Context: one part of a larger RNA
RNA sequence: GCCGGCGACUUCUAGGGAGUGGCUUGGUUAAGGACCUAGAUCCGGAGCCAGAGCGAAAGCGAGUCUGAUAAGGGCCUGUGUCACUUCCUAGAGACCCGAACCCGGGUGAUCUAACCAUGACCAGGAUGAAGCUUGGGUAACACCUUGUGGAAGACCGAACCGACCGAUGUUGAAAAAUCGGCGGAUGAGUUGUGGUUAGGGGUGAAAUGCCAAUCGAACUCGGAGCUAGCUGGAUCUCCCCGAAAUGCGUUGAGGCGCAGCGGUAGACGGUUUGCCGAUGCAAACCCAAGGGCUGUCCAGGGGUAAAGCACUGUCUCGGUGCGGGCUGCGAAAGCGGUACCAAAUCGUAGCAAACUCUGAAUACUGGACAUUGCUUGCGGUCUACCAGUGAGACGGUGGGGGAUAAGCUUCAUCGUCAAGAGGGAAACAGCCCAGAUUACCAGCUAAGGCCCCAAAAUGGCCGCUCAGUGGCAAAGGAGGUGAGAGUGCCCAGACAACCAGGAGGUUUGCCUAGAAGCAGCCAUCCUUGAAAGAGUGCGUAAUAGCUCACUGGUCAAGCGCUCUCGCGCCGAAAAUGAACGGGACUAAGCGGCCUGCCGAAGCUGUAAUUGUGAACAACAAGGUAGGGGAGCGUUCCGCCUGAGGGAGAAGCUAUUCCGGAAGGGGUGGUGGACAAGGCGGAAGUGAGAAUGUCGGC
Numbered sequence: 001g002c003c004g005g006c007g008a009c010u011u012c013u014a015g016g017g018a019g020u021g022g023c024u025u026g027g028u029u030a031a032g033g034a035c036c037u038a039g040a041u042c043c044g045g046a047g048c049c050a051g052a053g054c055g056a057a058a059g060c061g062a063g064u065c066u067g068a069u070a071a072g073g074g075c076c077u078g079u080g081u082c083a084c085u086u087c088c089u090a091g092a093g094a095c096c097c098g099a100a101c102c103c104g105g106g107u108g109a110u111c112u113a114a115c116c117a118u119g120a121c122c123a124g125g126a127u128g129a130a131g132c133u134u135g136g137g138u139a140a141c142a143c144c145u146u147g148u149g150g151a152a153g154a155c156c157g158a159a160c161c162g163a164c165c166g167a168u169g170u171u172g173a174a175a176a177a178u179c180g181g182c183g184g185a186u187g188a189g190u191u192g193u194g195g196u197u198a199g200g201g202g203u204g205a206a207a208u209g210c211c212a213a214u215c216g217a218a219c220u221c222g223g224a225g226c227u228a229g230c231u232g233g234a235u236c237u238c239c240c241c242g243a244a245a246u247g248c249g250u251u252g253a254g255g256c257g258c259a260g261c262g263g264u265a266g267a268c269g270g271u272u273u274g275c276c277g278a279u280g281c282a283a284a285c286c287c288a289a290g291g292g293c294u295g296u297c298c299a300g301g302g303g304u305a306a307a308g309c310a311c312u313g314u315c316u317c318g319g320u321g322c323g324g325g326c327u328g329c330g331a332a333a334g335c336g337g338u339a340c341c342a343a344a345u346c347g348u349a350g351c352a353a354a355c356u357c358u359g360a361a362u363a364c365u366g367g368a369c370a371u372u373g374c375u376u377g378c379g380g381u382c383u384a385c386c387a388g389u390g391a392g393a394c395g396g397u398g399g400g401g402g403a404u405a406a407g408c409u410u411c412a413u414c415g416u417c418a419a420g421a422g423g424g425a426a427a428c429a430g431c432c433c434a435g436a437u438u439a440c441c442a443g444c445u446a447a448g449g450c451c452c453c454a455a456a457a458u459g460g461c462c463g464c465u466c467a468g469u470g471g472c473a474a475a476g477g478a479g480g481u482g483a484g485a486g487u488g489c490c491c492a493g494a495c496a497a498c499c500a501g502g503a504g505g506u507u508u509g510c511c512u513a514g515a516a517g518c519a520g521c522c523a524u525c526c527u528u529g530a531a532a533g534a535g536u537g538c539g540u541a542a543u544a545g546c547u548c549a550c551u552g553g554u555c556a557a558g559c560g561c562u563c564u565c566g567c568g569c570c571g572a573a574a575a576u577g578a579a580c581g582g583g584a585c586u587a588a589g590c591g592g593c594c595u596g597c598c599g600a601a602g603c604u605g606u607a608a609u610u611g612u613g614a615a616c617a618a619c620a621a622g623g624u625a626g627g628g629g630a631g632c633g634u635u636c637c638g639c640c641u642g643a644g645g646g647a648g649a650a651g652c653u654a655u656u657c658c659g660g661a662a663g664g665g666g667u668g669g670u671g672g673a674c675a676a677g678g679c680g681g682a683a684g685u686g687a688g689a690a691u692g693u694c695g696g697c
Stems, first nucleotide, its partner, number of pairs: 001697006011092013026049003032043003053060002063075004095233002098230001102223006113197009122187001124156002131148002135144002160184003164181005199215001201211003208217001236631006246259005260389002262386007269286007290378001291375003294370007306358001307356002312352003317347004323341002325338005392417010422433003437608004442604003448598003451583003457595001459594006470585001476570002480567010497554005503527003509521002533548001537546002609621004632686001634683007644674001651670008
């Protein structure tokens, strides 16, 4: 890992609800007893519920309390009870498995820590302390030197003890080793045997180390099924409805309580008639009064968007200039000046979530009309019982936070997912279309598509694009190209090109070494003329030279400038090759118009099931948490009834048939002795998941 077995809402008591039944001449017994065939028997009325309420109470009573009150107000103004089944709540282990812990009693020092007692062990080599001694030396010591001597938590290095480094090993040869190096090796050394210290403790040259592969408190049994607001798991079928991820509170935040939202059951309009003393019950009829939506209106309140500056603030420029600064005169008082700052005010131009003289669209509340507007029961309120939810996600819109970042975060509002399948978006919970009861080799459409992959147009008409733009991107840039608007010049000849002219006073004046159109400053006139600047650029030391403006000619028809719109171009560098799904496409790209077609579980058709319902009328039937309803099967028991069974039961196996499902039946084989069906009853009643558990492989 697979297969098989086992494996989780139980039982009792109390209370509440629903269903069914008995009695209602109110219901019922408890303990206990009797009989005993052991049972839904009989006796037992204590007690309990009901039968009247109100008040704190005395008390009064269909009323009572409050109250001065005959007022007002509060509460009340008749109906059950006992069982069984089921749902829920509470107490119990209370759906099942799961702690780490805490406490009590014991067991451990054969591992290890320390200590005690008694034993054992340490090859070899090397160094050579004190003391003693020879010689020298001294006044005597000291001191030097020879020999002897054999000290040391001394030296080198096996056994032995250790464990610093590396490799191997890492489902190992080994739950700590092996190999190669390494440290100590006469000492605080190592070691055998016996013994002592015990868990709120011991021992510790101290690491929270060690105390039997276990140590921030050993192990074992018990309290014990501790508790677990936590994680996981929870077993047959079909049908109906169907949520929430919000608010408030919480030693509260992944829990809980109340509310919100779901389910189940019931009640709730008017009139008439009948029964009835009345409440009420029954029947008939009437109004569709409710909800949602569309259109047109009516009556409302508002202070958002926008806008505005009248308030509160902020703020641009200008005018006037309180006050101040600087400054003049003066002994001071004071009188002046001011190209400085500047209150306030006037004009002017803006800004605001916490500004408003104004003020929408929507939204919200109530209502009217539209042939009963349409829909066609989709709605609301209340009561009772049963829940789940209280982590939401993305998208659109309006805001806050952030950086007008985030698949970010936090509100409001709507949608989808959650709990929603189908078609589209290549693939793609949250986007677009559309809400799946079942069947069909029938039809029509939606979004989206129609060259091939791949269903349907190589469809039509008019334009645009040449960039593979389409098929990622900005500021910015450009005689790309199409369309539009405005304006100027133009056959008295524009624009471009070519030919020619482009002069004189004058080298204007100043400045300057020079300044001659062309370093710089001022001025910028006049003449001739078709035209020509006291000069547009290049150039020179300064001149010169080239050129332009301007003019004539040649030529002959449009030319220049500004703005707007469409589609393109550049801007454009990232890590595997990847920016149409691919092939490919010049349309099979982009814009506009038109006609067809394809395309879904949508709609329609045919057939069927279930629910609501009188109805085979009509409508409805996606679904997680969750609520409700109806069934299948297993084991045992009672009755039919011991029916069936060696002429072959159960079980197993193969095959076939039936049913909407759980499931049920037949036949053959195997098997070798039990046991089907109907109606009821009772449960150890259904497995694929729990790092489930036991077994097999």
Model confidence (mean pLDDT): 83 of 100.
Large-subunit ribosomal RNA, domain II from Nephroselmis olivacea, 697 nucleotides, folded computationally.
The RNAcentral record of the full RNA draws on ENA and SILVA.
Rfam family: Bacterial large subunit ribosomal RNA.